[in-house]
RNA sequence: AGAGUUUGAUCCUGGCUCAGAACGAACGCUGGCGGCAUGCUUAACACAUGCAAGUCGAACGAGGGCCCGGACUUGCUAGGUGUCCUUAGUGGCGCACGGGGGAGUAACGCGUGGGAAUCUGCCUUGGAGUGGGGGACAACAUGGGGAAACUCAUGCUAAUACCGCAUACGCCCUCCGGGGGAAAGGCUUCGGCCACUUUUGGAUGGUCCCGCGUCUGAUUAGCUUGUUGGUAAGGUAACGGCUUACCAAGGCAACGAUCAGUAGCUGGUCUGAGAGGAUGAUCAGCCACACUGGGACUGAGACACGGCCCAGACUCCUACGGGAGGCAGCAGUGGGGAAUAUUGGACAAUGGGGGAAACCCUGAUCCAGCAAUGCCGCGUGAGUGAAGAAGGCCUUAGGGUUGUAAAACUCUUUCAACUGUGAAGAUGAUGACGGUAGCAGUAGAAGAAGCUCCGGCUAACUCCGUGCCAGCAGCCGCGGUAAUACGGAGGGAGCUAGCGUUGUUCGGAUUUACUGGGCGUAAAGGGCGCGUAGGCGGCCUUAUCAGUCAGGCGUGAAAGCCCCGGGCUUAACCUGGGAAUUGCGUUUGAUACUGUAAGGCUUGAGUUCGAGAGAGGGUGGUGGAAUUCCCAGUGUAGAGGUGAAAUUCGUAGAUAUUGGGAGGAACACCAGUGGCGAAGGCGGCCACCUGGCUCGAUACUGACGCUGAGGCGCGAAAGCGUGGGGAGCAAACAGGAUUAGAUACCCUGGUAGUCCACGCCGUAAACGAUGUGUGCUAGUUGUUGGGCAGCAAGCUGUUCAGUGACGCAGUUAACGCGUUAAGCACACCGCCUGGGGAGUACGGUCGCAAGAUUAAAACUCAAAGGAAUUGACGGGGGCCCGCACAAGCGGUGGAGCAUGUGGUUUAAUUCGAAGCAACGCGCAGAACCUUACCAGCCCUUGACAUACCGGUUUCGAUCUCCGGAGACGGAGAUCUUCAGUUCGGCUGGAUUGGAUACAGGUGCUGCAUGGCUGUCGUCAGCUCGUGUCGUGAGAUGUUGGGUUAAGUCCCGCAACGAGCGCAACCCUCGCCUCUAGUUGCCAUCAGGUUUGGCUGGGCACUCUAGAGGAACUGCCGGUGACAAGCCGGAGGAAGGUGGGGAUGACGUCAAGUCCUCAUGGCCCUUAUGGGCUGGGCUACACACGUGCUACAAUGGCGGUGACAGCGGGAUGCGAAGGGGCAACCCGGAGCUAAUCUCGAAAAACCGUCUCAGUUCGGAUUGCACUCUGCAACUCGAGUGCAUGAAGGUGGAAUCGCUAGUAAUCGCGGAUCAGCAUGCCGCGGUGAAUACGUUCCCGGGCCUUGUACACACCGCCCGUCACACCAUGGGAGUUGGUUUUACCCGAAGCCGGUGCGCGAACCGCAAGGACGCAGCCGACCACGGUAAGGUCAGCGACUGGGGUGAAGUCGGAACAAGGUAGCC
Repeated sequence: AGAGUUUGAUCCUGGCUCAGAACGAACGCUGGCGGCAUGCUUAACACAUGCAAGUCGAACGAGGGCCCGGACUUGCUAGGUGUCCUUAGUGGCGCACGGGGGAGUAACGCGUGGGAAUCUGCCUUGGAGUGGGGGACAACAUGGGGAAACUCAUGCUAAUACCGCAUACGCCCUCCGGGGGAAAGGCUUCGGCCACUUUUGGAUGGUCCCGCGUCUGAUUAGCUUGUUGGUAAGGUAACGGCUUACCAAGGCAACGAUCAGUAGCUGGUCUGAGAGGAUGAUCAGCCACACUGGGACUGAGACACGGCCCAGACUCCUACGGGAGGCAGCAGUGGGGAAUAUUGGACAAUGGGGGAAACCCUGAUCCAGCAAUGCCGCGUGAGUGAAGAAGGCCUUAGGGUUGUAAAACUCUUUCAACUGUGAAGAUGAUGACGGUAGCAGUAGAAGAAGCUCCGGCUAACUCCGUGCCAGCAGCCGCGGUAAUACGGAGGGAGCUAGCGUUGUUCGGAUUUACUGGGCGUAAAGGGCGCGUAGGCGGCCUUAUCAGUCAGGCGUGAAAGCCCCGGGCUUAACCUGGGAAUUGCGUUUGAUACUGUAAGGCUUGAGUUCGAGAGAGGGUGGUGGAAUUCCCAGUGUAGAGGUGAAAUUCGUAGAUAUUGGGAGGAACACCAGUGGCGAAGGCGGCCACCUGGCUCGAUACUGACGCUGAGGCGCGAAAGCGUGGGGAGCAAACAGGAUUAGAUACCCUGGUAGUCCACGCCGUAAACGAUGUGUGCUAGUUGUUGGGCAGCAAGCUGUUCAGUGACGCAGUUAACGCGUUAAGCACACCGCCUGGGGAGUACGGUCGCAAGAUUAAAACUCAAAGGAAUUGACGGGGGCCCGCACAAGCGGUGGAGCAUGUGGUUUAAUUCGAAGCAACGCGCAGAACCUUACCAGCCCUUGACAUACCGGUUUCGAUCUCCGGAGACGGAGAUCUUCAGUUCGGCUGGAUUGGAUACAGGUGCUGCAUGGCUGUCGUCAGCUCGUGUCGUGAGAUGUUGGGUUAAGUCCCGCAACGAGCGCAACCCUCGCCUCUAGUUGCCAUCAGGUUUGGCUGGGCACUCUAGAGGAACUGCCGGUGACAAGCCGGAGGAAGGUGGGGAUGACGUCAAGUCCUCAUGGCCCUUAUGGGCUGGGCUACACACGUGCUACAAUGGCGGUGACAGCGGGAUGCGAAGGGGCAACCCGGAGCUAAUCUCGAAAAACCGUCUCAGUUCGGAUUGCACUCUGCAACUCGAGUGCAUGAAGGUGGAAUCGCUAGUAAUCGCGGAUCAGCAUGCCGCGGUGAAUACGUUCCCGGGCCUUGUACACACCGCCCGUCACACCAUGGGAGUUGGUUUUACCCGAAGCCGGUGCGCGAACCGCAAGGACGCAGCCGACCACGGUAAGGUCAGCGACUGGGGUGAAGUCGGAACAAGGUAGCC
């Protein structure tokens, strides 16, 4: 310090997630030792038991025990002293500290800094004093009540208990005269000590008041009547509405009162670079609380945790009459919970209470126990050790790895164990811890390693299993048969007595932005103005010093953090000092800036005067064109409307046209990125009223300014109310069309409305998606309104104010903006913080309503989004190609048949191919075979390969017989008798038998693959290097202007070059030359008669087959940029790639093929392998594709008989001759083929038929034959005779072809025993048409839009149906909290009364003072009644929302999304 995740890729915005640190933690697996810490975060839930506050005999009375001791009835009773104890009691001090938990509290509670009207036991500093009396009450005794707790009556008694009197410097009150108020003794070594009373100071500890700081919510906006202040009185330790009476009407609040929710606050702790954020365990300070609520008493101090009284809930005891209790002290129990310890030891230390002290008490505290809960330290060994052992795992089978790891050898003993010794903590004594820490010794590698992870982030990889299953997952995402992501294993990585997971906090997150963000398009500028509070504010001078700055002082507790030291072997830990504590207060100083006060200035702002432009606003008039309607004329059959129609209007006279009239609304041209206005908005003309702006000029005022939360006003359209008006247009509605439907788009009508007046509404994509104001920062060019200057008089220059275009710097994610900023700055306001839910619900406000405004949450997703890029696509555009259309010719679709496919059938009808690019395709040929399918019968190391052992020596072929359907099994006969040889069945080969490895599979996966192929497409494209541009994806080049069949070429250009494609090179056809001349040819010469190049001969020609030539826009003219090229012409066999072929770029379709072959994985192994017979692939209601033959006269039939080319041929082609009507048969010459042969070409030509189901057509069927073959039944081809079906040119639709082409005619070949209408070739005859590129299809280039990228066969919206989830409404119902009014009113203090009762004082007494009970009153807790507010739970039913691989209906959006979209 960053990383992952939106996309095909990119940049940005933006959320989600991760890596870090921390914890009073918990859970899972594991666990050796020690030190130091920490340990109910939940039920302030309930508590059994024990302990946690007592002490003093030197305050006091009494009793008891021990001791001494007397008398003695020797077990009782006097007495005494010392000491101890006491169930106890009176009295003093303490119990208000210490300890606990955090319920309440948003408060002067806490923090910090100040203040004054105060109290303070014990302690301390001084002053003064302590004289003399009195009366009681406990204990105790006796008696009584009660179950108990406890209590009543009578009687006795002491004090440092209680009460007068005296005295009182100082003290208190005071009207300044005066008045008032105290005490206690005890011990003693007799020195004194400790107490007591009063008082002055101090110290310590409290009380009260104030400034500042201290959570969230405005969907809480008004709150308050003792309330705010005053006077008087009361009360308090003390100020004070603290309380009461009276008077006044205040007080608080947008700088957030009141209300609601939550919460103890702080030092600190965690995190962070810091600023901050979160937190408030342990330790420390403060507060509040002690079963819940209320109350006071005592006291120096409490409204009191282990005190009291009352009320309430709960628990316990009870004899039912009454009583007792309060662990949020330490342990412990139950409960709750994911979860948190011992009913331990000691007062040895530190501290506290009492005491003169000894001492007692102390669950404070110090220790121990339990827990890896945390932090820190240590160990589980060290060295050597390669045969790189064994085993495991992987493997390409060679090896690699685990791995110097182990074993083995040599060492060491920390820790633990055992034995011994043994502290400090204790200043003199005293040690719970503890025989602890430490130290010494002994033995032995001995007792001591796990957890998580290994797809990326993120360090670490393989095998097996599984097969969208089981499962994983923090995010992205893995798993559907080759998973580094699941589970196991091996190996590896990380940390280590721990390791992971979960939870929480901060960080990363600059993702609330003070440091340190944004708002044109990503979320975000208020619709616009005026203006209140507030914020900010020009120049100069003076004063002040509030802000600001500097210094001093006080404070900022300690601990903690940080620094420097010290102590435990180190560290954690402990400890000394320092620094820091950024703050507050006070004081001294500085005076620039801000503020404040005063004075001045003119540049900001405004006023005045003179001009100017304008659809600025309002009111009232007025004008013409047009639409519609009405009247009248002319006139006749249509008009209107549309893509086409219809509804509609019209013979009752429309439309059209002419004249007249009525009425309403809007103002053509001018008109313009022109003008005006704050925005909304404003458009004929005239008048009146009126706002703002601009320019020029002088003088004046003197900061009067800017912004603006609330507030007020304006505010398109639609809508609402009342009343008018209503021509046109036109929601709703009706009809007609369209359509599968059409509640739409189109058409015909048509009502609200649109218009006016008045009043509401208050919203818009109210947009420049850009708040207002001010200043600064290059220009160029247009335009609107003014001014100035110059001259050529309509131009130039210049200056203000507007309004546009382009553009530098700068800026921006990019697009873009760019003096009219989105640049550089300042001031103020508004707004944003992932998408959805949702601008929704609830609540409030406004509104007549519609609705507006303010405005959430649960839940859900990992994205949503902006700009730009490359593609793809568009019922976008431009340019251009192609038999793509058009123009033509001939077909298919109709018929019959052939063939393939689908479907159906079947035991099987084997399998594959599926739009183009499957369907006369694999199949260049299924009767058996083929054959993969079915039925049946057989074989199991196998039909085939390699290896081992044994036997045989050949193997094999032919023939006969038997069983069988055959395979197969059995018997016999004949022929043949392997090679080498060391002559041994020795070696090799072959064959056979056996056993095991294995063979075998047309079984699966073409979506695991290779190879091959199809297709876009013979389309002109596809890329690279370097450079340049861009943040980048990418772009440029390859675009542009021309041109071409072509990314072909030329020119231009931030590109320059290059590669794969194009073209050319190759083959063939067309012309010529040369070479060669048999089997080909025959012009010339000769021969022969068998008239045929037959023969001699020749190679001239044809031809054959080799080598060359020839064509290049080369020449001429035109055109074009003078280029590339194009057009025309000449010559030429051929002319602009001359025709044809081969040749197929980067890639696309998970295209096709595992059944050609090869091959990974999986599957079968007496079968999914192998053999055989028979059947099937040939089925047949039907549908489709491809063909053949036809429907006839451009023809049929008959006749004549001319002209090809490519090819094939030795188990073959087969001549002549002969037979048969024919298929064919007999025959066999010749031929290894330019020699022989298939072999005859057919259309052509001549004659006939005369338009008909025919002399067309040939299907179908019968009979008889031929050929091939082991065999033609299922199921071959052919021949003859007979039969003579459909069919008369074919609907919608659709195919091929641009020249030697289509059409038509025949011929050959492969396969093949036989079988072609198919396929592959060959030649003969031989056309028509192309204006042209609007349209259909396909393609190329450029451009544009895009929400597509699996790329339009894309994406995607809504209703409905189903499941689940959260939520709103809801008659009501349950509970909490709170307010108001009233009732009741315990205990208690206060007030009144006090006739009852009472020892101290007064009084001779009666009585009095005083006190107490009782009674009354005021206040008040709990409780009750009634009415509200608010929050929460449940709720029949109901509303929308979200989520959910393959439901329904449509097709709204994205392209012009097929009606542009949106508000």